Molecule: RNase P RNA; transfer RNA
Organism: Ruminococcus flavefaciens
RNA sequence: GACUACGCGGCAGCGGAAACGUUUUAGUUUAUGAGGAAAGUCCGGGCAUCACAGAGCAGGGUAGCUGCUAACGGCAGCCGAGGGCGACCUUAGGGCUAGUGCAACAGAGAUAUACCGCCGCUUUUGCGGUAAGGAUGGAAAGGCGAGGUAAGAGCUCACCAGAGUGCGGGAGACCGUGCUGCUAUGUAAACCCUACCCGAUGCAACGUCUAUUGGUGCUUCGUAUCUUAACGCCGGCUCGGCGGAUACGGAGUAAUGACGGCUUCAGCUUGCUGGCGACGGUAAGCGUAGAUAAAUUGCCGCGCACGACAGAACCCGGCUUAUCGGUC
RNA sequence: GGGCCCGUAGCUCAGUUGGGAGAGCGCUGCGUUCGCAACGCAGAGGCCGAGGGUUCAACCCCCUUCGGGUCCA
Numbered sequence: 001g002a003c004u005a006c007g008c009g010g011c012a013g014c015g016g017a018a019a020c021g022u023u024u025u026a027g028u029u030u031a032u033g034a035g036g037a038a039a040g041u042c043c044g045g046g047c048a049u050c051a052c053a054g055a056g057c058a059g060g061g062u063a064g065c066u067g068c069u070a071a072c073g074g075c076a077g078c079c080g081a082g083g084g085c086g087a088c089c090u091u092a093g094g095g096c097u098a099g100u101g102c103a104a105c106a107g108a109g110a111u112a113u114a115c116c117g118c119c120g121c122u123u124u125u126g127c128g129g130u131a132a133g134g135a136u137g138g139a140a141a142g143g144c145g146a147g148g149u150a151a152g153a154g155c156u157c158a159c160c161a162g163a164g165u166g167c168g169g170g171a172g173a174c175c176g177u178g179c180u181g182c183u184a185u186g187u188a189a190a191c192c193c194u195a196c197c198c199g200a201u202g203c204a205a206c207g208u209c210u211a212u213u214g215g216u217g218c219u220u221c222g223u224a225u226c227u228u229a230a231c232g233c234c235g236g237c238u239c240g241g242c243g244g245a246u247a248c249g250g251a252g253u254a255a256u257g258a259c260g261g262c263u264u265c266a267g268c269u270u271g272c273u274g275g276c277g278a279c280g281g282u283a284a285g286c287g288u289a290g291a292u293a294a295a296u297u298g299c300c301g302c303g304c305a306c307g308a309c310a311g312a313a314c315c316c317g318g319c320u321u322a323u324c325g326g327u328c
Numbered sequence: 329g330g331g332c333c334c335g336u337a338g339c340u341c342a343g344u345u346g347g348g349a350g351a352g353c354g355c356u357g358c359g360u361u362c363g364c365a366a367c368g369c370a371g372a373g374g375c376c377g378a379g380g381g382u383u384c385a386a387c388c389c390c391c392u393u394c395g396g397g398u399c400c401a
Stems, first nucleotide, its partner, number of pairs: 001328004006303007014033002017030004035309001039320002042318005047202004054239004059198005064078005079093001080091004094193002099191002101187003115134002117130005142160002145157003161183002163180007206260004217253010231243004265287001267286008304307001329400007338353004347384001355371005377393005
């Protein structure tokens, strides 16, 4: 890292399904009935409604490259960096040469500086030069050596580190190499910038049917009044879109409940096949919970390694966490 | 099923641009009093729920996780 998650048999019980049976109910039979995490809800998607879900801003997210995928912050392969003698392992890995902020204490000075020291001039007190040396600190003008100088300094040169740029290679991250002395530390899991992605709400979404009718809400129709600009609605703002508004009267409808959504599917197994791989293509076979107070249990027998964590609630893909033991 | 918040001394709570861990009550000792309370003075008590990461430096920022509270019907 992968797989497995006590096994076999008998009796009784529970859930939904199918068949039989009954006027209905009751009943009988048959096969079947939790997980690798069903958990946390940390991501992603399906599905549903809102306008066929629209534009910009704001807001949120991701951060090497290429690919896989329905999609992803997941996975695979590769690149860079770090570790290991090695097989190999780890990696939130864009930009502080866009701007802003912050860096306590110590220290002369924290992005700027001359405290000690060194050198020169003055003269006994200062002025100027200097970042090589000392001291403080996590961090002090890229490191180290030579030349050079009054002493020093990329001031000059070799090597190394970084930055910019040219050429060559690569699908790309990047690699190799030449040139320019260009070199002010860290922090973006600080604001922010750049590139890309994201509409909102969640099955308590949502749809269908239905008893009662006093009020209320919504829809629709009619009448009256007011007007052409307001007003109302569309997750925040602007645009944009939709609806004329109010009053009165008539008709219909919703809540509660029931049913649907609900499990057949990005499904599982095997063979062949493309790909280094994630994964894809194709053929055959299989059907594998669907409750709504909510089902998996109890007893007995045998065996041994003596049985852990834990119980579906719309469904999938991941991640994370919990887990006795066994196999490879 | 889903959303939000909290965890800091024995208790109740502060703690914001990341640099000192604090307050009130309680506790201990001393003083005061004949004695107690109150009062005054002094003091102890913390690995900030747990693990890891970023950073010179983490209660604070990020990730994972545990526990508790609250809202929606």